[in-house]
Molecule: Bacterial RNase P class A
Organism: Oscillospiraceae bacterium
């Protein structure tokens, strides 16, 4: 210098003018409203994100359900150890796979409980004879004086060695063995399972010894094993509450049904509980952020110091001008946190790997 890998930070900057949201202060103690509460002026500081997104996991909070325990159904997860409030997240490590490498990927339990499926090719996909090899019988032909030998065809049988198909064909190599063959036998190797074996490791595991076995793949097919799981969500939920309606008590002058009595409706006062609209709380100081030190390989934890950083409810966070930079990515809170996933113009930083050249 080029290519590539992993991690992190930022994602227009500065100044001015006007405007909007909530907060604090000051002011008229003004205006609206029955009330709760709201409105107006001035000043000050402040006002979207790394994903605010998808709403996919885990929690907080709230209401509903629920004696306790078990079974079933449904869903989720899956080597081992650690971190965390918790997780299906993160870190470390093991195994398998990819890459020369840094590094990356893995729904990574069980296929020897059972069932299903395996396109195309191929004779055959859990069960085998297409070609082939070997034996026997029969027929034909050739050679031979003959016994016999050789070749071809048909039938019966043996063989999983060789060929061929396939992602996968009954473990691999060698020797023996056989009519030909075959774990049929033996040696070595490979794989799986088992051993309260043994060395090492915290464990998964990695070695080693012995025994048994030689088994296709697929569980993101059913299934089996182990572990976990009540439901709904801030439009949750709690409180205040005008009108109108409902109920209780009291009052009696009047009106209507009705000419009179009783009764009913209506009227006035007052109380009660619920409650459209409207208002308040929930609402943002929190498993919080930054820095330093300590422990840990790391995720993370501890201690100390410092900081306060939107809270709307039809929903503010904008517009313009100037300079620089450059044509500005993806996109915008709505109860709050921890993750994952997805989108993203561009800029910068740190640490590795491979190659080339030079020293």
């Nucleotide at each position: 210098c080029g290519a590539c890998c992993g991690g992190g930070u930022c994602g227009g900057a500065c100044a001015g003018u006007c405007g909007c949201g909530g907060g604090c202060g000051c002011a008229g103690c003004g205006c609206c409203g029955a009330a709760a509460g709201g409105c107006c002026g001035c000043g000050c500081a402040u006002g979207a994100g790394g994903a605010a997104a998808g709403u996919c996991c885990g929690g907080g909070c709230u209401c509903c359900g629920c004696a306790g325990g078990g079974c079933a159904a449904g869903g989720a997860u899956a080597a081992c150890g650690g971190g965390u409030a918790a997780c299906g997240c993160c870190c470390g490590c093991c195994c398998a796979g990819a890459g020369c490498g840094a590094u990356c990927u893995g729904a990574g339990g069980a296929a020897a409980a059972g069932u299903g499926c395996a396109a195309c090719a191929g004779a055959a996909a859990u069960a085998a004879a297409c070609c082939g090899c070997c034996g026997g019988a029969g027929g034909c032909g050739g050679c031979u004086c003959g016994c016999g030998c050789c070749g071809c065809c048909u039938c019966c049988g043996g063989c999983a060695a060789g060929g061929g198909u396939g992602g996968a064909a009954a473990g691999g190599u060698g020797c023996g063995g056989u009519a030909a063959g075959a774990g049929c036998g033996c040696a070595c190797c490979c794989a799986a399972u088992g051993g309260c074996g043994u060395g090492u490791g915290a464990a998964a595991g990695c070695g080693u010894c012995c025994a048994u076995u030689g088994c296709u793949g697929u569980a993101a097919a059913c299934u089996c094993u182990a572990u976990c799981c009540g439901g709904a969500g801030c439009a949750a939920c709690a409180c205040c509450g005008c009108a109108g309606a409902g109920g209780g008590a009291g009052c009696a002058a009047g009106g209507c049904c009705u000419g009179c009595c009783c009764g009913g409706c209506u009227g006035c006062u007052u109380c009660c509980g619920a409650g459209a609209a409207g208002g308040u709380g929930g609402c943002u100081g929190g498993a919080g952020c930054g820095c330093a030190c300590c422990g840990g390989c790391a995720a993370c934890g501890g201690u100390g110091c410092g900081c306060c950083u939107a809270g709307a409810u039809a929903g503010a966070u904008g517009a313009c001008u100037g300079u620089c930079g450059a044509u500005u990515a993806c996109a915008g809170a709505a109860c709050c946190c921890g993750g994952c996933u997805u989108a993203c113009a561009g800029a910068c930083c740190c640490g590795a790997u491979c190659g080339u050249a030079a020293a």